[in-house]
RNA sequence: GAUUGAACGCUGGCGGCAUGGCUAAAACAUGCAAGUCAACGAGCCCGCAAGGGCGAGUGGCGGAAGGGCGAGUACAAGUAUCGAACGUGCCCCGAGGCGGGGGAUAGCGGCGGGAAACCGCCGGUAAUACCCCAUGAUUCUCCACGGAGCAAAGCCGCAAGGCGCCUUGGGAGCGGCGAUACACCUAUCAGGUUGUUGGCGGGGUAACGGCCCACCAAGCCGAAGACGGGUAGCGGGUGUGAGAGCACGGCCCGCCGCAUCGGGACUGAGACACUGCCCGGACUCCUACGGGAGGCUGCAGUAACGAAUAUUCCGCAAUGCGCGAAAGCGUGACGGAGCAAUGCCGCGUGCAGGAUGAAGCGGUUUCGCCGUGUAAACUGCUGUCAGGGGGCAGAAACACUGAUCACCCCCAGAGGAAGAGCCGGCUAACCCUGUGCCAGCAGCCGCGGUAAGACAGGGGGCUCGAGCGUUAAUCGGAAUCACUGGGCUUAAAGGGUGCGUAGGCGGCCCGGAAAGUGUCCCGUGAAAUCCCCCGGCUCAACCGGGGAAUGGCGGGGCAAACUCCCGGGCUUGAGGGAGCUAGAGGCGGGUGGAACGAUAGGUGGAGCGGUGGAAUGUGUAGAUAUCUAUCGGAACGCCGAAGGUGAAGACAGCCCGCUGGGGCUCUCCUGACGCUCAGGCACGAAAGCGUGGGGAGCAAACCGGGAUUAGAUACCCGGGUAGUCCACGCCCUAAACGAUGCGCACUAGAUCGGAGCGGGUAUGACCCCGUUCUGGUCGCAGAGAAAUCGAUAAGUGCGCCGCCUGGGGAGUACGGUCGCAAGGCUAAAACUCAAAGGAAUUGACGGGGGCUCACACAAGCGGUGGAGCAUGUUGCUUAAUUCGAAGCAACGCGAAGAACCUUACCCGGGUUUGACAUGCACGGAUUAACCCGCCGAAAGGCGGGCCACGCCCGCAAGGGUGGAACGUGCACAGGUGCUGCAUGGCUGUCGUCAGCUCGUGCUGUGAAGUGUCGGGUUAAGUCCCUUAACGAGCGCAACCCUUGUCGCUAGUUGCUAACGCGUCAUGGCGAGGACUCUAGCGAGACUGCCGGUGUCAAACCGGAGGAAGGCGGGGAUGACGUCAAGUCCUCAUGGCCCUUACAUCCGGGGUUGCAAACGUGCUACAAUGGCGUGUACAGAGCGACGCGAGGCCGCGAGGCGGAGCAAAUCGCAAAAAACACGCCCCAGUUCGGAUUGCAGGCUGCAACCCGCCUGCAUGAAGCCGGAAUCGCUAGUAAUCGGAGAUCAGCUACGCUCCGGUGAAUACGUUCCUGAGCCUUGUACACACCGCCCGUCAAGUCAUGGGAGCCGGGAGCGCCCGAAGUCGCCACGCCACUGUGGUGCCCACGGCGAGCUCGGUGACUGGG
Repeated sequence: GAUUGAACGCUGGCGGCAUGGCUAAAACAUGCAAGUCAACGAGCCCGCAAGGGCGAGUGGCGGAAGGGCGAGUACAAGUAUCGAACGUGCCCCGAGGCGGGGGAUAGCGGCGGGAAACCGCCGGUAAUACCCCAUGAUUCUCCACGGAGCAAAGCCGCAAGGCGCCUUGGGAGCGGCGAUACACCUAUCAGGUUGUUGGCGGGGUAACGGCCCACCAAGCCGAAGACGGGUAGCGGGUGUGAGAGCACGGCCCGCCGCAUCGGGACUGAGACACUGCCCGGACUCCUACGGGAGGCUGCAGUAACGAAUAUUCCGCAAUGCGCGAAAGCGUGACGGAGCAAUGCCGCGUGCAGGAUGAAGCGGUUUCGCCGUGUAAACUGCUGUCAGGGGGCAGAAACACUGAUCACCCCCAGAGGAAGAGCCGGCUAACCCUGUGCCAGCAGCCGCGGUAAGACAGGGGGCUCGAGCGUUAAUCGGAAUCACUGGGCUUAAAGGGUGCGUAGGCGGCCCGGAAAGUGUCCCGUGAAAUCCCCCGGCUCAACCGGGGAAUGGCGGGGCAAACUCCCGGGCUUGAGGGAGCUAGAGGCGGGUGGAACGAUAGGUGGAGCGGUGGAAUGUGUAGAUAUCUAUCGGAACGCCGAAGGUGAAGACAGCCCGCUGGGGCUCUCCUGACGCUCAGGCACGAAAGCGUGGGGAGCAAACCGGGAUUAGAUACCCGGGUAGUCCACGCCCUAAACGAUGCGCACUAGAUCGGAGCGGGUAUGACCCCGUUCUGGUCGCAGAGAAAUCGAUAAGUGCGCCGCCUGGGGAGUACGGUCGCAAGGCUAAAACUCAAAGGAAUUGACGGGGGCUCACACAAGCGGUGGAGCAUGUUGCUUAAUUCGAAGCAACGCGAAGAACCUUACCCGGGUUUGACAUGCACGGAUUAACCCGCCGAAAGGCGGGCCACGCCCGCAAGGGUGGAACGUGCACAGGUGCUGCAUGGCUGUCGUCAGCUCGUGCUGUGAAGUGUCGGGUUAAGUCCCUUAACGAGCGCAACCCUUGUCGCUAGUUGCUAACGCGUCAUGGCGAGGACUCUAGCGAGACUGCCGGUGUCAAACCGGAGGAAGGCGGGGAUGACGUCAAGUCCUCAUGGCCCUUACAUCCGGGGUUGCAAACGUGCUACAAUGGCGUGUACAGAGCGACGCGAGGCCGCGAGGCGGAGCAAAUCGCAAAAAACACGCCCCAGUUCGGAUUGCAGGCUGCAACCCGCCUGCAUGAAGCCGGAAUCGCUAGUAAUCGGAGAUCAGCUACGCUCCGGUGAAUACGUUCCUGAGCCUUGUACACACCGCCCGUCAAGUCAUGGGAGCCGGGAGCGCCCGAAGUCGCCACGCCACUGUGGUGCCCACGGCGAGCUCGGUGACUGGG
């Protein structure tokens, strides 16, 4: 996608044609579904009669058809074709006949029994009922071929005649029987069979037959699947599909089977009989309990079952059937109607116009628009269907007859008539809102955790349309069971190996035959269906006619290439022969040396042994070591190899014997003898098993011990038993691997090895060439998903075998079979998953490898971790202790300044167009600002006072108007409220690491690779060389700043050598332009030069010169990217949230709270020190709301004061360590300064919470710091002070910058951490903080075992044996009937032993 006998959900106007209990072949109330008739005819009715009607019963024909259903059924039935030993009522054709006679019996009458059903006895009666006789054959039957035997019915009609009857031949049609072929699953069904297979004879039948019986023989079927189990009616056909197929068998047609279940026969032309009979069972009903009745799988209908399937309708008008001479009767067959959108088909729900593009609804960035949408309204028109009225030709061929239907005309009037599914991809159709891994969706992938085109609603859209979806089911797609048309090295899949049976397949030539094959013809292949053409219903569905087709089967003719078959020949396949030959091929026997162990002895004297280190062990009873001798078992060093052999497993000292196979050469023989191989048979490593040996070494078992370890049922060590070895017998597995079955042929080469042969040179060695077999490597074509394979194929073909069909469950369970056992072989299902896999790619990772870096380690110096304090954080506390930062890369971080402010938090008091922006409307000069008063902690509230401005008119008074402001109101403001996982920007980090990419080309199916690899070199993807790459970009480097040297220019505020002036003294002054310095411009360094190394390179090493070298030192500079890293509280910003509050103002409090913990620091613990006194030397900064000198006061903080200075001028300012001298003398101290008290100073509105500083007093812990851990490679660490930002002040010991003094060490890259490149493995890709395995806990599901228990199925043996056929016996009859008994068979039932399937089961196993 198509389809359906469908069902379910939502919806539903009309008609036509079809279809409609798929489940319980479970049970059925009621009615109907098979009668009819000139054979006979009681009785009854009408009639005066004649006559007519009804009619039980007897009789004839029909109830074997029609109708229903699918239980059963697997050479059964069916279907196709063929056949021989048969039957046939009614029908057709032909021949002949129909004479005579008889006795019964229903009904009926009488009597009786019974509840009933019904029955008995007596009497009597008819026939087309029954019987006898006659006739009776060229046709019948039998037959000993002479012969013998067997019939009949009448009725109607005035009549003519008609309908029948009997015998018989033929026919049509129908039926019975047989053969062949076709057709489901299962081998976890492998053997089945005793009437079985055949024969002779008989019985039986319509007929053949083992159908049945007696006897005889021992057959018959089966791997091409018998027997058994399961399932199933079969076919024409139907659905699907390009076809081949696959699936199905409802309606219609043909056949079969069945009729409550089982058995049986009777009648009959036909039955073992759906609405007949008998018997048995179950069930239902009636009953007077003694007995009876019943069979919807006919049409309706009921109840039940079920997801589910209709009216207890009308009519015999048509078609057909039965009976009848006919009229006719009967007919739930049938014709119709009803119900159901169940299906197919047709029609309609209107058509045209109509833009204020209405309202409503929805969207929205710009609030203006856009969508729904010509859609509606409105105007005009039409009249299908439904509604109403009327008509009548048709279905009637056929006179009568219409259940029902169709057809025609008219009326009214847009009126009564649209929904369903879907809109993430597949797949056609998108927005808004709600929801927030919830609720839900889902066919697969998958959606939903706050912006969801996937949920839900709305709007819009898409697709179909009286339907639309869902579910179920079949086919398709699926080449995903592969015949057409697949595979098996690694994805699932080659059997462990060989021998070989059946089977399959098979070399060259000739002849024949004709099974296959080809062609032509004949018969058959029912109809319907499908297809084509034509036709009928207005079309279509539907229906009719004709044709085609029906792939098939049977028969006949012709052909002979190919296959098969028969015959003849051949040698190349195969086999044999002769000669030569290599080898760990196999089996048996013998034998050798080394090593090892043991035993004995000698020497010797303390250890040995073992390991990462040890211990157990062993040794003074003498080990180890060493020597000699003897014994024992196992394995065979070197040769030895990419080597050889074998079918595989496998095979190794040497010798002998026996034996299998192979190769080469010769081309002598046979003449296709071949290949493969289901079953089968044999072999088959190791371990294991049985019996018996053997046992040196080695060595499972925790077997005992020692170590290791958290443990160590392991790895290591010391012991040690099975076993390993031998013989015999089992086992039969393996990563039994080349993960590659065997055989044959064909398709480039190169090279190495093993075993041979031949040729070349006069010979020989070597060498060269050729050839056969064999073992490897590389490689072309080709193949392959790739890796790879590539004459030893995984290439190209042929033949045969084995095997595969998603993963798990599981190579498991059950069954079978083998085995002593262990276990092997064969081999499922439930359930479960959305994958499991292969090869390759890029990354990431590795207790992988290589190369190389980094204060990474090491070397060294100083710290942290201990103390006190400071500071940040956690935690706790709290009304609040606002928030953020969280390993490195949060924690002296945002904070470069929290007493108020800040401030975001808390408490309390206020405000509501707002503290702030913009716009509009109104008000109107009242107001605001400002001043005053009152309340208040303030904010704020209330009250009072005062007063504008521009423009126009106007002399003025005043009037009008406008903007700001104010008030009122509306829009709006505001939010440090949430989301850094919606974002921009900025930042941290890897990391100043050397990387990250692109274009073109090339390689690869592709991901991707190459370039970027390799060899050197570098700090560097820095450069060089090589090179299918060549170039390029972002990074590196350089350019920039600073510092180090020199030069030039400039010379104040800086400097001061010379000259001069001045001072106690000072560049203080004149002056100078030398020096220092300042700050601008230049120079300088480039591996440039020399030597060496190196590839002639890049570069490196050393040297010279130089202030400086090989990037001189420092800074700025941070590639592609990573961490959903950080920040919505800098800012910006989407969405969400608040709006008298989450906004805003104020007062106060808090962010400073303190059992505890951590980070970062400061100060110390002291003598390289502390204290005192004295005396030097910086750089870089800052200063006007500022820095503030000298002076004075104060012990001091500081105060008073104010010179000078917008600063190379003045100030901050003293630098400190250092140095010199003195004291301290190892002490919790003259170390250390916490803590606390008192007294002060300063800033500020204000130092209580909660500032800094000073003085005096107090003097705590602390004597160098556990595990652990940090920084630093030179002007660095360490140590010393100075300045600045922020800032009123300051909790700064922080941060940033500045200079002073100024080290030690680096052998080296094994290790720790991190990083770069190459390579390797990977089951990782959220990428090792990955992935993942097993036990265990609770709950759940399906399943195996299980003492058993329960039930079903098919048979077997025995017992019983109804009805009944047949046989026998007896009785009975004129005859036709019959009665009783009995034998065989036998349904049901009973007993027994098993088989098989299922359910259930304490417990138990795994999944």

Predicted 3D model of a 1407-nucleotide RNA (small-subunit ribosomal RNA) from an uncultured bacterium. The sequence is in RNAcentral, with records from Greengenes. Its Rfam family is "Bacterial small subunit ribosomal RNA". Its family is annotated with structural constituent of ribosome and ribosome in the Gene Ontology. The prediction has a mean pLDDT of 85.